[in-house]
Context: one part of a larger RNA
RNA sequence: CUUUGGCUAAGGAACUCGGCAAAAUAGCCCCGUAACUUCGGAAUAAGGGGUGCCCACAUUAGGUGAAAGUCCUGCGACUGGAGCUGAAGUGGGUCACAGCAAAGAGGCGGUGACGACUGUUUACCAAAAACACAGGGCUCUGCAAAGGCGUAAGCCGACGUAUAGGGCCUGACACCUGCCCGGUGCCGGACGGUUAAAGGGACGUGUUAUCCUGGCUUGCCAGGAGAAGCUCUGAACUGAAGCCCCGGUAAACGGCGGCCGUAACUAUAACGGUCCUAAGGUAGCGAAAUUCCUUGUCGGGUAAGUUCCGACCUGCAUGAAUGGUGUAACGAUUGCCGCGCUGUCUCGGCCAAAGACUCA
Numbered sequence: 001c002u003u004u005g006g007c008u009a010a011g012g013a014a015c016u017c018g019g020c021a022a023a024a025u026a027g028c029c030c031c032g033u034a035a036c037u038u039c040g041g042a043a044u045a046a047g048g049g050g051u052g053c054c055c056a057c058a059u060u061a062g063g064u065g066a067a068a069g070u071c072c073u074g075c076g077a078c079u080g081g082a083g084c085u086g087a088a089g090u091g092g093g094u095c096a097c098a099g100c101a102a103a104g105a106g107g108c109g110g111u112g113a114c115g116a117c118u119g120u121u122u123a124c125c126a127a128a129a130a131c132a133c134a135g136g137g138c139u140c141u142g143c144a145a146a147g148g149c150g151u152a153a154g155c156c157g158a159c160g161u162a163u164a165g166g167g168c169c170u171g172a173c174a175c176c177u178g179c180c181c182g183g184u185g186c187c188g189g190a191c192g193g194u195u196a197a198a199g200g201g202a203c204g205u206g207u208u209a210u211c212c213u214g215g216c217u218u219g220c221c222a223g224g225a226g227a228a229g230c231u232c233u234g235a236a237c238u239g240a241a242g243c244c245c246c247g248g249u250a251a252a253c254g255g256c257g258g259c260c261g262u263a264a265c266u267a268u269a270a271c272g273g274u275c276c277u278a279a280g281g282u283a284g285c286g287a288a289a290u291u292c293c294u295u296g297u298c299g300g301g302u303a304a305g306u307u308c309c310g311a312c313c314u315g316c317a318u319g320a321a322u323g324g325u326g327u328a329a330c331g332a333u334u335g336c337c338g339c340g341c342u343g344u345c346u347c348g349g350c351c352a353a354a355g356a357c358u359c360a
Base pairs, nucleotide, nucleotide: 001355002354003353004352005351006350007349008348010346011345014344019341027051028050029049030048031047036041038172052094053093054092055091056090057089062085063084064083068079069078070077071076095099107339108338109337110336111335112334113333114331115330119131120130135170136169137168138167139166140165141164147156148155149154173326174325175324176323178256179255180254183253184252185249186248187247188246189245192244193243194242198238199237204232206230207229210225211224212223213222214221215220257275258274259273260272261271284318285315296312297311298310299309300308
C1' cells in the first nucleotide's frame, strides 16, 4: 500500500449526480398517537416510560386435584382439600457506566410524479412509470359456432352454448368521456356506370373446285375474281362479386383553423367582419415524465435554490378508453425538504487480521 474489521477530539452532509456507504433505530409490556380516508385503514404513526437480582404482601390469584367421607354401582356423582404447579402486581432493598447488559430483531417525518393494489419481466448489464390485473367498452359467433392447428383424417374451442367462446382497446374506485363520417376501414343498399371467365358470332384472313384475261413449245405458266369446306381473327350483344355510386358507423384508423377591427386613461376584447374546413379542441389540466425561447414571471422554502412546491397561462408542440382529471391504501420506483445519526466530509489519525514485501 490492498482487502476486511474496531475506535476516533471538535463539527455534523460542509461529501457527493445523489446521505452511495456507514452510523443510528430495533425485543416485550404500559401510556399515547395527526392530516387524510374507499371508514378497512393511515398505525409499531409520531412521541414517551418500564425492563436485572433479593425480600415482603404470600401457604398470592389461577391451574391440577390425592387421602377420606356421602349417595351409589357407573371406568358414576357430590363433598373434600393434601401435594404439585404457578403468572401478574404493589411496596421495600441491592449492584453495576450500562439489566431486551451478549446474539438476533423497524430509523422517522413532510410534500410531489407515475402506476390503483398482491403479482409478472429482459436466465448472464435494465424490476420500472414497462407487462398483467379485477373493472369498462366495441366487435364477431345460433353450434357441424366464430376462431385456431393440420395436405388430410382428425383435434382444440368444448363433452362448453350468447351470464358462453374468440379478437381488439382501455385499465381499481370517483366525476366524466365534447365536435367531425370529407379521407381510410367496417356494415348496409342497390337504379345506373365500369368489369372476368363463359356464351355469342357480325365483318374480315389464308387456302381453292371453278371461271376470266394474257402468253403459248397444247397442257402448262403468270395475273385476277372466287362458292362450299377447313383455317385464322374475332365486333355488337348477354354476363357476378368488386370498384364507382347511395347511406350508416369514431370506447373504428384518425382529425379537431387563419386574418382584421372594436369598450370614456391605458391595456384587453364579452362584440363585429371576412376567408377556409368534414369539423375547427368542449369539460378539465397546463413551463407538465409534454414548454423550444427558459434559470418564463410571482409566491414559498435557503444566508444563497438551472432542482422542488404553490400559482399565472404567452399550451414552440395538453386534452378526454391512443382515455381526461382527481384519489385513501400500496411501491427494493422516482423528485424535493426536514429530524435523528454518523469518518461521507473538514482531515486526517490509531489499532487488528489476512495479503503484498524479505528470507527459508
A computed fold for a 360-nucleotide part of an RNA from a marine sediment metagenome, annotated as large-subunit ribosomal RNA, domain IV. The coordinates come from a structure-prediction model, not an experiment, and the mean pLDDT is 88. Rfam family: Bacterial large subunit ribosomal RNA. The full RNA is in RNAcentral, with records from SILVA.